[in-house]
RNA sequence: ACUAGAAAAUAGCAAAUCUAUAGAAAUAUAGAGACGCAAAGCCACGGGUCUAAGGAGAAUGACUCUAUGAUAGCCGGGUUGCCUAA
Numbered sequence: 001a002c003u004a005g006a007a008a009a010u011a012g013c014a015a016a017u018c019u020a021u022a023g024a025a026a027u028a029u030a031g032a033g034a035c036g037c038a039a040a041g042c043c044a045c046g047g048g049u050c051u052a053a054g055g056a057g058a059a060u061g062a063c064u065c066u067a068u069g070a071u072a073g074c075c076g077g078g079u080u081g082c083c084u085a086a
Stems, first nucleotide, its partner, number of pairs: 003085003012037002017032006035073001041079003045076003048071003054066004
């Protein structure tokens, strides 16, 4: 350096839920809180999933379609990194 995460060690992150704020919503941020995670660090490039303000269609309601929105703790990919070596 590459590979691996069986066994350790030092650390780290933080699900659900609650409160507040932002947002049309999905959801995000902060605090509390820990389900779990060897990248559960970062990045929307590909796929999937969620939402539908705006737009289009229908209907004279309530519906349908659509991402430019979101999701990295859905998967793949890119990239950076701690420790150790069955």